[in-house]
Context: one part of a larger RNA
RNA sequence: UUGCAGUUAAAAAGCUCGUAGUUGGAUUUCGGAGGGGUCCCAGCGGUCCGUCGGAAGACUGGCACUGCUGGGCCCCUCUUCCUCCCGAAGGCCUCGUCUGCUCUUGAUUGCAGUGGAUGCAGGGAUUUGGGACUUUUACUGUGAAAAAAUUAGAGUGUUCAAAGCAGGCCGAAGCUUGAAUACAUUAGCAUGGAAUAAUGGAAUAGGACUUGGGUCCUAUUUUGUUGGUUUCCGGGACCGAAGUAAUGAUCAAUAGGGACAGUCGGGGGCAUUCGUAUUUAAUUGUCAGAGGUGAAAUUCUUGGAUUUAUGAAAGACGAACAACUGCGAAAGCAUUUGCCAAGGAUGUUUUCAUUAAUCAAGAACGAAAGUUAGGGGUUCGAAGACGAUCAGAUACCGUCCUAGUCCUAACCAUAAACUAUGCCGACUAGGGAUCGGUGGGUGCUAUUUUUGGCCCCAUCGGCACCUUAGGAGAAAUCAAAGUUUUUGGGUUCCGGGGGGAGUAUGGUCGCAAGGCUGAAACUU
Numbered sequence: 001u002u003g004c005a006g007u008u009a010a011a012a013a014g015c016u017c018g019u020a021g022u023u024g025g026a027u028u029u030c031g032g033a034g035g036g037g038u039c040c041c042a043g044c045g046g047u048c049c050g051u052c053g054g055a056a057g058a059c060u061g062g063c064a065c066u067g068c069u070g071g072g073c074c075c076c077u078c079u080u081c082c083u084c085c086c087g088a089a090g091g092c093c094u095c096g097u098c099u100g101c102u103c104u105u106g107a108u109u110g111c112a113g114u115g116g117a118u119g120c121a122g123g124g125a126u127u128u129g130g131g132a133c134u135u136u137u138a139c140u141g142u143g144a145a146a147a148a149a150u151u152a153g154a155g156u157g158u159u160c161a162a163a164g165c166a167g168g169c170c171g172a173a174g175c176u177u178g179a180a181u182a183c184a185u186u187a188g189c190a191u192g193g194a195a196u197a198a199u200g201g202a203a204u205a206g207g208a209c210u211u212g213g214g215u216c217c218u219a220u221u222u223u224g225u226u227g228g229u230u231u232c233c234g235g236g237a238c239c240g241a242a243g244u245a246a247u248g249a250u251c252a253a254u255a256g257g258g259a260c261a262g263u264c265g266g267g268g269g270c271a272u273u274c275g276u277a278u279u280u281a282a283u284u285g286u287c288a289g290a291g292g293u294g295a296a297a298u299u300c301u302u303g304g305a306u307u308u309a310u311g312a313a314a315g316a317c318g319a320a321c322a323a324c325u326g327c328g329a330a331a332g333c334a335u336u337u338g339c340c341a342a343g344g345a346u347g348u349u350u351u352c353a354u355u356a357a358u359c360a361a362g363a364a365c366g367a368a369a370g371u372u373a374g375g376g377g378u379u380c381g382a383a384g385a386c387g388a389u390c391a392g393a394u395a396c397c398g399u400c401c402u403a404g405u406c407c408u409a410a411c412c413a414u415a416a417a418c419u420a421u422g423c424c425g426a427c428u429a430g431g432g433a434u435c436g437g438u439g440g441g442u443g444c445u446a447u448u449u450u451u452g453g454c455c456c457c458a459u460c461g462g463c464a465c466c467u468u469a470g471g472a473g474a475a476a477u478c479a480a481a482g483u484u485u486u487u488g489g490g491u492u493c494c495g496g497g498g499g500g501a502g503u504a505u506g507g508u509c510g511c512a513a514g515g516c517u518g519a520a521a522c523u524u
Stems, first nucleotide, its partner, number of pairs: 004495001006493001007476002012492001014365001016363002021358003025251002032078007040071008048062002050059003083132007092123003095119008103110001136198003139193005151182002155165002167176003208244004213239006255355001256352003260347002263344002268340004274318002278314003282310002285307001289300002326333002370411006380404001384400004422491003426483002429467003434462008443454004471478002497524003506517004
């Protein structure tokens, strides 16, 4: 691993990218015909043998011989190379030459039969030696090898057995049988197979094959011998030429990438603009309370609070519209307008052609709180102070208020970062809505057509919902949490009773706070 789980019981990294790793679409000799062998099987026969039978005859028989039909297996050919070249050995077939015997002829005449010798004549096999080259593996069948003891297991009356490798027969001279066999992973060796999975080849032809030519290098044999030069021939390297060929590029994955088209969205960044509210200050009107609460008080108030009106400033925020709606990888995103680049889905008789999926290491982003430095400080408001409540209240309620809340530049990297549900792919069921695109309709409407707005149908892609369960589950419930003991589509992360404990220690990151990694003793 076979063979566990991960919504809620322990558990899916917050999210995306990404290298190693792992995995990866379909496609290329399928089929037919003919011939031979094997007796492997079946059927129908004949002869012979065997058995039965007095005989006729019968079969439950026999590869003893043989015929036909069908099937299986092996080989050859059409038609698909079994590598090519140079030798060696013995043997086979064909063709010659010489020759013996038999038969034959007038005759060594004869394609007659049977022997022997020979050819370096021709052919195709077998064994073997040397060269030139050959796609390479995984997998699988067989074999050799793999120390014994051990294990499984055969034989054997240790009296049985655990054991042991002994033993058995006999007239006691002697004779005779064993001491098997199996298993033996991985790696290595030899050999057969060629499905499956990889891998390679010819695209700037510097490709294959066949000819003939040239240049350079080189060696042996033969020219009576020795030496020199050159040629032929043999081998090697290079160059250009001609010819031969069906000359050589698989499909275009309801895989993926790119281009293009009209869109879509509260996606992002920068600038701009609007809105009311709040608070403050100014001016204004009035006069005794106002705030706040369960009730109060702290607090403000004739120096005019609260309230009314008028404009102003500041900094936040973006109501209603606002939804089981949209966009974004997630965190998240909502006034207007402009600019900038990006993205999904759809459409497409566009293009490339495996480019893909998931991912240790590594990287980007990452609410709120927090940290550092500037700016800004309207509101709210940890800490703090006070008033209440209370047995007490260091809280809930109230008044004030610092840090903070907002912006810029940098850190931090965590959340019930939740759908407590990894990502990619396939299949399994019905429905009505909705958002985006596309196609269609003698549909309605504005108009006069284009073009809009509604309505209907179809189809892709979303966020969700409803009903069911033949499926799953401990159930709640779930179209996924289904296709799982009828267990294997690919890939990553992670869990193993409760505490101790996300603690200690070490490492690393951080200015710090802290983050990541992360135990044990002990206890139950």
Molecule: small-subunit ribosomal RNA, central domain
Organism: Chondrosia reniformis